[in-house]
RNA sequence: UCAGAUGGCCGGGCGGUCGCGGGCGCAAGCUCGAGGAAAGUCCGGGCUCCACGACGACAUGGCGGCGGGUAACGCCCGCCGGGGGUGACCCCAGGGAUAGCGCCACAGAGAGCAGACCGCCCUGCUCCGCCAAGGCUGCGAAGGGCUUUGUCCUCCGAAGCUGGAAGCGAAGAAGGGUAAGGGUGAAAGGGUGCGGUAAGAGCGCACCGGGCCGCUGGCAACAGAGGUCGCAUGGCAAGCCCCGCCAGGAGCAAGACCGAAUAGGGAUCCCGCGCCGGCCAAGUCCUUCGGGAAACUGGUGGGUAGGAGUGUCGUAGCUCCGAGGGCUCCGGGUAGGUCGCGAGAACCGGCCCGCGAGGGUCGGUCCAGAGGAAUGACCGCCGCGUCCCCGCUCUUCGCAAGCAGAGGGGGGCGGCACAGAACCCGGCUUACAGGCCGUCUGAUCCA
Numbered sequence: 001u002c003a004g005a006u007g008g009c010c011g012g013g014c015g016g017u018c019g020c021g022g023g024c025g026c027a028a029g030c031u032c033g034a035g036g037a038a039a040g041u042c043c044g045g046g047c048u049c050c051a052c053g054a055c056g057a058c059a060u061g062g063c064g065g066c067g068g069g070u071a072a073c074g075c076c077c078g079c080c081g082g083g084g085g086u087g088a089c090c091c092c093a094g095g096g097a098u099a100g101c102g103c104c105a106c107a108g109a110g111a112g113c114a115g116a117c118c119g120c121c122c123u124g125c126u127c128c129g130c131c132a133a134g135g136c137u138g139c140g141a142a143g144g145g146c147u148u149u150g151u152c153c154u155c156c157g158a159a160g161c162u163g164g165a166a167g168c169g170a171a172g173a174a175g176g177g178u179a180a181g182g183g184u185g186a187a188a189g190g191g192u193g194c195g196g197u198a199a200g201a202g203c204g205c206a207c208c209g210g211g212c213c214g215c216u217g218g219c220a221a222c223a224g225a226g227g228u229c230g231c232a233u234g235g236c237a238a239g240c241c242c243c244g245c246c247a248g249g250a251g252c253a254a255g256a257c258c259g260a261a262u263a264g265g266g267a268u269c270c271c272g273c274g275c276c277g278g279c280c281a282a283g284u285c286c287u288u289c290g291g292g293a294a295a296c297u298g299g300u301g302g303g304u305a306g307g308a309g310u311g312u313c314g315u316a317g318c319u320c321c322g323a324g325g326g327c328u329c330c331g332g333g334u335a336g337g338u339c340g341c342g343a344g345a346a347c348c349g350g351c352c353c354g355c356g357a358g359g360g361u362c363g364g365u366c367c368a369g370a371g372g373a374a375u376g377a378c379c380g381c382c383g384c385g386u387c388c389c390c391g392c393u394c395u396u397c398g399c400a401a402g403c404a405g406a407g408g409g410g411g412g413c414g415g416c417a418c419a420g421a422a423c424c425c426g427g428c429u430u431a432c433a434g435g436c437c438g439u440c441u442g443a444u445c446c447a
Stems, first nucleotide, its partner, number of pairs: 001443010012382007020033005035418001039429002042427005047251004060247005065079005080094001081092004095242002100240002102236003117182002119178005125172002128169003134162004139157002142154005190208006209231001210229004215224003255339004265330003269326003274304003278300003285292002306321005344366001346365008384414007392407004397402001
């Protein structure tokens, strides 16, 4: 310098004017007023009510290496194991697959009491090629017979044709062996090498891996070395399941207190309750068996007297009431109000303990709270981003024109990323423009 890894932090600043919400104040006014995630509501708690004698079991849900931290956790820290990376470092839903059940798509010959598609190897068969003996033909040489420039026989030589034993090679189909190789797949019954074999195979051996046994180290997870076993039964439990551990339920609309108006309930007292017939009560009940009821105001609906309204009076009409009304008191509920509601597992700093998460102690600070909900708007300056301009500067390249980069000045625009407390706290997860700081790794260069 470049490329990375990782741990933190900030997330516009200052001033003015006008507003908004809470608290204090008679008032003027003073003072406080969003976040790192206030979000998702995914875990764990506080708090509250309900249920419950205690303990346990079952069901359901969650969690799952070991040790520690914590109020608690599924969070955090340290470590172990596995995987990735040259490395800093990162990732892991990390108990059990001989308890049982289930599944393993596609591809592939074969996917769970393995499997023979290609390949490799063996066996016999068929066909083909190479090839020995043998056979035939004529020719040549030698010897012999005879009818002697001829002809016949024997042997030899090379050539051509034929012939095909055994063997070798190639091909084909068949039977068998083989899990080393190819191919398929996420996965094919430990890996590498040597021996071995017809070819192969833990078939044998060495090393690695694995199971079991005890030993050593460690609180433990686990690690190390040794012995032993040729290796013995793949994967999925984020399929059911088994094992261990945790959990009673609901949530601030929890819940506690105060509590109207109106309506309804109860109590005491006062006023009022005229007349007529119908229905229900009921063919119940009573009865002399022929019949026939009743409610200290039975119930229900109607007519009428009466009352009220229609501005007043009279008449007629219409509507409503026509048996209940009123004072006081009591109790429940509703509206509403108050509390719950922010001085706490709080924040900041120092010291001590701890590798760390964190703990202890001392000092300091008070920091929104309401209700469907305030925390904003404008102006000025600064900072940031982006775009444009410059008869400004520097650097590289170039003869030059110029190109590129960095800086400076001026102007315009954007308005700041994600986002908005609602009982509170500890976490996790997710969103986030831009910027700052620390630690570490790899490569290259210089000294």
Molecule: Bacterial RNase P class A
Organism: Pseudomonadota bacterium